This is a predicted structure of an 88-nucleotide RNA (Glycine riboswitch aptamer) from an uncultured Pelagibacteraceae bacterium. The sequence was found by an Rfam model in a public genome assembly. The prediction has a mean pLDDT of 75.
RNA sequence: AUUUUAUUGUCGGGAGAGACUAUUAAAUUUAGCACCGAAGGAGCAACCACCCCGGAAACUCUCAGGUAAAAAGGACCGAUAGUUGCAU
Numbered sequence: 001a002u003u004u005u006a007u008u009g010u011c012g013g014g015a016g017a018g019a020c021u022a023u024u025a026a027a028u029u030u031a032g033c034a035c036c037g038a039a040g041g042a043g044c045a046a047c048c049a050c051c052c053c054g055g056a057a058a059c060u061c062u063c064a065g066g067u068a069a070a071a072a073g074g075a076c077c078g079a080u081a082g083u084u085g086c087a088u
Stems, first nucleotide, its partner, number of pairs: 001088002004085001006083008018033001020032003034067003040063001041061003047055002
């Protein structure tokens, strides 16, 4: 210097599901029922590794979270600037 791994900041994109019922002056409060899967968490497992210790989904669960718009959050994707490991 280049390729690549992980990660951080910034910018852009980013789904699903009752403006349900009762309560209340009203409500984003409280209670009830229904529902969603893309923070986090848990479970199974293809697969990877295999001497030992391990890793592992967008599948499943729905504890947490969420279910008009806006705002916020948002897995993940892209751009950009750093940090970092491997290789050349």